[in-house]
Molecule: THF (Tetrahydrofolate) riboswitch aptamer
Organism: Christensenella timonensis
Formats: sequence, structure tokens, C1' cells
RNA sequence: GCAGAGUAGGUUUUGCGCGUCAAGUGUAUAAGGAUGGGAUGUCGCCUUAUAACGAAAAGGCUUUUAAGCCUUGCGGUUCAAAACUGCGUCCGCUGC
Repeated sequence: GCAGAGUAGGUUUUGCGCGUCAAGUGUAUAAGGAUGGGAUGUCGCCUUAUAACGAAAAGGCUUUUAAGCCUUGCGGUUCAAAACUGCGUCCGCUGC
């Protein structure tokens, strides 16, 4: 000098759940936090608070009659695994 690997995350599939009784997800604002091995940083990510908005059901069974259970669905649903994907700048790492 050239090439490459690796973060936080993202998408899809599968499985265990949760919800379908308005939780969860998504949105806005504020505060805080974590982000290739090191430094720095945010378009991105997470947490908390507040606010607005607001999606997703049919069948069957039990029965103490307002509740429970099962099946199949549904939800911008939680978690896990796999596959694919995945740091701007400087330094470092691997190969040549």
C1' cells in the first nucleotide's frame, strides 16, 4: 500500500409463550444508557417517564354462571435458535 474479519441491531423461518378481557407493538417529547479490540460519534438501538393514537375471534368443552380449558386463526406480539445481513472517522487485528 491492497484485501479481509468482527458491534449495536435488522429481515425471514421454526419453536416455547403472551395477548385477542386494549396488554404488547408502533408514534411524539424529555431524561438516561449501551454500541467491532481502543478512542470518538449517531442516521440507527435500548431503558424510564409523560402524552396522543390504537390493531387482533370463531368453534367446542367444563361449569360453582363468571370464570376456566381445548382447537384453529389473528397481532406492525415476548423470548430463544438458525440462515442471511450489519460501524462513519482514527488507531488496532488477520492475510498478501